The prediction has a mean pLDDT of 84. This is a predicted structure of a 65-nucleotide RNA (transfer RNA) from Rubidibacter lacunae. Its Rfam family is "tRNA". The organism belongs to Rubidibacter, within Bacteria.
RNA sequence: AGUGUAGCUCAGUGGUAGAGCACUCGAUUCGUAAUCGAGCGGUCAGGGGUUCAAAUCCCCUCACU
Numbered sequence: 001a002g003u004g005u006a007g008c009u010c011a012g013u014g015g016u017a018g019a020g021c022a023c024u025c026g027a028u029u030c031g032u033a034a035u036c037g038a039g040c041g042g043u044c045a046g047g048g049g050u051u052c053a054a055a056u057c058c059c060c061u062c063a064c065u
Stems, first nucleotide, its partner, number of pairs: 001065004007021004015052001023039005045061005
């Protein structure tokens, strides 16, 4: 100095937290895979501050590079 967001890889740069993969169920198939549809899954590293409102801005701490 940078990074920390779903099991994994990552978006989201003040106004309802998302995608892909994975997982579960279903469709399809003689069966499997593939494909398609649906679902599940989050203390946004922790604490504090600013603000009507913070994953987002500021400070401190922790972990990693």